[in-house]
Context: one part of a larger RNA
RNA sequence: GGAUGAACGCUAGCGGGAGGCCUAACACAUGCAAGCCGAGCGGUAGAUGUCCUUCGGGACAUUGAGAGCGGCGCACGGGUGCGUAACACGUGUGCAACCUACCUUUAUCAGGGGGAUAGCCCGAAGAAAUUCGGAUUAAUACUCCAUAAUAUGAGUCAAGGCAUCUUGAUUUAUUGAAAACUCCGGUGGAUAAAGAUGGGCACGCGCAAGAUUAGAUAGUUGGUGAGGUAACGGCUCACCAAGUCUACGAUCUUUAGGGGGCCUGAGAGGGUGAUCCCCCACACUGGUACUGAGACACGGACCAGACUCCUACCUGGAGGCAGCAGUGAGGAAUAUUGGACAAUGGGUGAGAGCCUGAUCCAGCCAUCCCGCGUGAAGGACGACGGUUCUAUGGAUUGUAAACUUCUUUUAUAUAGGGAUAAACCUACUUACGUGUAAGUAGCUGAAGGUACUAUAUGAAUAAGCACCGGCUAACUCCGUGCCAGCAGCCGCGGUAAUACGGAGGGUGCAAGCGUUAUCC
Numbered sequence: 001g002g003a004u005g006a007a008c009g010c011u012a013g014c015g016g017g018a019g020g021c022c023u024a025a026c027a028c029a030u031g032c033a034a035g036c037c038g039a040g041c042g043g044u045a046g047a048u049g050u051c052c053u054u055c056g057g058g059a060c061a062u063u064g065a066g067a068g069c070g071g072c073g074c075a076c077g078g079g080u081g082c083g084u085a086a087c088a089c090g091u092g093u094g095c096a097a098c099c100u101a102c103c104u105u106u107a108u109c110a111g112g113g114g115g116a117u118a119g120c121c122c123g124a125a126g127a128a129a130u131u132c133g134g135a136u137u138a139a140u141a142c143u144c145c146a147u148a149a150u151a152u153g154a155g156u157c158a159a160g161g162c163a164u165c166u167u168g169a170u171u172u173a174u175u176g177a178a179a180a181c182u183c184c185g186g187u188g189g190a191u192a193a194a195g196a197u198g199g200g201c202a203c204g205c206g207c208a209a210g211a212u213u214a215g216a217u218a219g220u221u222g223g224u225g226a227g228g229u230a231a232c233g234g235c236u237c238a239c240c241a242a243g244u245c246u247a248c249g250a251u252c253u254u255u256a257g258g259g260g261g262c263c264u265g266a267g268a269g270g271g272u273g274a275u276c277c278c279c280c281a282c283a284c285u286g287g288u289a290c291u292g293a294g295a296c297a298c299g300g301a302c303c304a305g306a307c308u309c310c311u312a313c314c315u316g317g318a319g320g321c322a323g324c325a326g327u328g329a330g331g332a333a334u335a336u337u338g339g340a341c342a343a344u345g346g347g348u349g350a351g352a353g354c355c356u357g358a359u360c361c362a363g364c365c366a367u368c369c370c371g372c373g374u375g376a377a378g379g380a381c382g383a384c385g386g387u388u389c390u391a392u393g394g395a396u397u398g399u400a401a402a403c404u405u406c407u408u409u410u411a412u413a414u415a416g417g418g419a420u421a422a423a424c425c426u427a428c429u430u431a432c433g434u435g436u437a438a439g440u441a442g443c444u445g446a447a448g449g450u451a452c453u454a455u456a457u458g459a460a461u462a463a464g465c466a467c468c469g470g471c472u473a474a475c476u477c478c479g480u481g482c483c484a485g486c487a488g489c490c491g492c493g494g495u496a497a498u499a500c501g502g503a504g505g506g507u508g509c510a511a512g513c514g515u516u517a518u519c520c
């Protein structure tokens, strides 16, 4: 000198853009953050209409919230950095050792049955959470048979390769699929093959410190067989052998999420890993699996533990903000219990739509960067006042003020002002031809009566902070008298202090200026 997710002191007019718990992965009151589908299913409360009525109500038809079964989603999005020195990450390869819901393409198929169960109803236990029994009912829920592909085993033939092998054809045995709804246009279902997307696994190289850590290792290293997995593999197990790593640093200890990047520097390098993007890990602590295409699952389940809460009296229950706000605590220190789904994106649905603290916006904070303003021109008898000197006088503050003329950025007031929507959706028309495109009309904006524009008023609403011995730009007077104090280093102060304190003057930066901390 540059930089910062900064803090502190003094000060403070505005706008745009960005950023905002670095500490206790400490504990959390409250609200919200993941739902959607009636075009899968049975059906209720309610509403409307008609009829009957003993005026209590009842029957039928239409419609139909909530709840329930079922389907898809909840594995995304959002948060945090505890752990991890590791194929975690980066980069480059390989899988002849693998999986992939939704989406796209191609081919084929969808035949016939069955038994339940939630809901509803009745009853019971309990303080509650909730649970139990009985009767009854449906499905795109479950299940059986048929048929087919696939898969697996065995046989034959052919082709190819990269060692194990791979691919194709064919025969035989075993196993073995489906679901309907409909507004009649379609939407869905099953099997197989391929693609796309997303993942899984293995390997080369790179990736912190300590030798005041020198030996470490029994599933350890390898083999055979079996199990397990989507898949290879001591991944697991039985048996057999005795190996394997290490001074090119094993093992141990400490620290740490990694990268793109960011800061600095001419570069080499050094430091760093906030915001944004990619990957990893985690979800009160530890463990476990279930469901599923996908989890060993932040707002799922079970077990154990710690903690907090409820309880009708002790028997039993409920919970998990490292989601968005917010609270307490810790700390030098870090914001609103805001608005909207209008846009973008996601889930679901045929769609309208619904949900979305993702997102888009607003609020707070000079935390940072950038921009603007606090007026401009003229004006000397160089006014008054202040300070100072060699003091009837000069110097300086200083064109500075007053005064004259001008401007109106900004401010205040009033009025106008719709880009983001050429999207979506509805209706109609046209073209191709069966859902696309174009056109016309209509509808939809949180931000927001915002940005922006015009008019009016009037210099009106707006300057501080640090420093002035040298380094280092900027000097005099007074006070103090090794005192009080200053100080980054050298150092200053003991009676003429440009170094302390005040004043005048000056210098630097400026809505900021200094100090502290850290890095180059």
Base pairs, nucleotide, nucleotide: 001520002519003518004517006516007515008514009513010512013372014371015370016369017368018367019365020364021330026328027327028326030325031324032323035072036071037070040069041068046063047062048061049060050059051058052057079282080281081280089206090205091204092203093202094201095200098199099198103195104194105193106192107191108190109189111145112144113143114142121134122133123132124131125130151174152173153172154171155170156169157168158167159166160165180187181186208254209253210252215245216244217243220242221241222240223239224238225237226236227235257279258278259277260276261272262271263270264269284305285304286303287302288301307319308318309317310316336362338361339360340359344358345356346355347354348353375406376405377404378403385397386396387395388394389393411457412456413455414454415453416452420447425442426441427440428439429438430437431436432435464509465508466507467506468505469490470489471488475504476503477502478501479500485492486491
Notes
This is a predicted structure of a 520-nucleotide part of an RNA (small-subunit ribosomal RNA, 5' domain) from Chryseobacterium electrogenes. Its mean pLDDT, the model's own confidence on a scale to 100, is 81. Its Rfam family is "Bacterial small subunit ribosomal RNA".